[in-house]
The part of an RNA shown here (small-subunit ribosomal RNA, central domain) has 348 nucleotides and comes from Paraburkholderia tropica. RNAcentral holds the full RNA, with entries from Greengenes. NCBI's taxonomy places the organism under Bacteria, Pseudomonadati, Betaproteobacteria, Burkholderiales, Paraburkholderia. The prediction has a mean pLDDT of 84.

Context: one part of a larger RNA
RNA sequence: CUGGGCGUAAAGCGUGCGCAGGCGGUGAUGUAAGACCGAUGUGAAAUCCCCGGGCUCAACCUGGGAACUGCAUUGGUGACUGCAUCGCUUGAGUAUGGCAGAGGGGGGUAGAAUUCCACGUGUAGCAGUGAAAUGCGUAGAGAUGUGGAGGAAUACCGAUGGCGAAGGCAGCCCCCUGGGUCAAUACUGACGCUCCUGCACUAUAGCGUGGGGAGGAAACAUGAGUACAUACGCUGUGGCUCCACGCGCUGAACUACAUCAACUCGGGUCGGCGUCUUCAUUGACUUGGUAACGUAGCUAACGCGUGAAGUUGACCGCCUGGGGAGUACGGUCGCAAGAUUAAAACUC
Numbered sequence: 001c002u003g004g005g006c007g008u009a010a011a012g013c014g015u016g017c018g019c020a021g022g023c024g025g026u027g028a029u030g031u032a033a034g035a036c037c038g039a040u041g042u043g044a045a046a047u048c049c050c051c052g053g054g055c056u057c058a059a060c061c062u063g064g065g066a067a068c069u070g071c072a073u074u075g076g077u078g079a080c081u082g083c084a085u086c087g088c089u090u091g092a093g094u095a096u097g098g099c100a101g102a103g104g105g106g107g108g109u110a111g112a113a114u115u116c117c118a119c120g121u122g123u124a125g126c127a128g129u130g131a132a133a134u135g136c137g138u139a140g141a142g143a144u145g146u147g148g149a150g151g152a153a154u155a156c157c158g159a160u161g162g163c164g165a166a167g168g169c170a171g172c173c174c175c176c177u178g179g180g181u182c183a184a185u186a187c188u189g190a191c192g193c194u195c196c197u198g199c200a201c202u203a204u205a206g207c208g209u210g211g212g213g214a215g216g217a218a219a220c221a222u223g224a225g226u227a228c229a230u231a232c233g234c235u236g237u238g239g240c241u242c243c244a245c246g247c248g249c250u251g252a253a254c255u256a257c258a259u260c261a262a263c264u265c266g267g268g269u270c271g272g273c274g275u276c277u278u279c280a281u282u283g284a285c286u287u288g289g290u291a292a293c294g295u296a297g298c299u300a301a302c303g304c305g306u307g308a309a310g311u312u313g314a315c316c317g318c319c320u321g322g323g324g325a326g327u328a329c330g331g332u333c334g335c336a337a338g339a340u341u342a343a344a345a346c347u348c
Base pairs, nucleotide, nucleotide: 004319005318006317007302008301012316014201015200016199017198021194022193023192025088026087027086028085029084030083031082033081034080035077036076037075038074039073040072041071042070049065050064051063052062053061054060091191092188093187094186095185096184097182098181099180103177104176105175106174107173108172109171110154115149116148117147118146119145120144121143125136126135162169163168206247207246208245209244210243211242215241216240220236221235259314260313261312262311263310266293270289272287274285275284276283297304298303321348322347323346330341331340332339333338
């Protein structure tokens, strides 16, 4: 002198559960494995370092010392870590009673709308576009009235709203079911935090089998437009979109911010529980959630700012110039598509 980082520069696994591992509240007693103090032995010589000496100096050679930060044995100490035992209640959890909610699964049902079918009225257009054409229509369309079929999605309420670990979740009713939160007591007594491997879930698209198919709509086919037009806009059709079961496992899976815990100026707003207070809609305190500002502090800046990107601790994941490349090869998984793990040569 140094002991780096991960919102946007490379970098937080998509999310959770969780064995091993790491870490772990508080009081007492014991022990002495870690730890600390001392002693003894050893730690070859050379080298390095310090003080001298010899080659004219130096390199080099040489004498002495120190050092060799280690290991073993042994005597102690008992604060801290570990271990053992007995406790505690603040962490964590359980019970009782409320509260809010598109949390999940299953079943049922409602109304509006689109489309189609049948019949009635009725006549020449309808549809579409920047403009057109393809298309539909005198075999009667479009419009309008009545009746029916079927599928999918739930206007308004609706929100900077709510719930969920994330993905995500929205008409209404019923059944089954997970989580959260609040108040006061009672109980258990550290049962906790994190988590490699593992397991589970995971939008859309995609795959398999069987259904379903109203509307929308890749591919495709017309008609346009254009220099071309394998596009944009139009007409049609259709894998798919929907359901059941089984795969697949990716995403700008984003708050581009892992999880848990503690501490740190403020005021304002929304919703909920409880207590106290007030004549009163109120006010105060406490608790949980949510969004926008903002102090200190942090940051390269932008900005973050008690929901931190502030101050700290525990544990996991990840990064190390651009391209080659999230590619090749190999492994694992998959029906496949592919996913995952993951280089190098070469080049700048």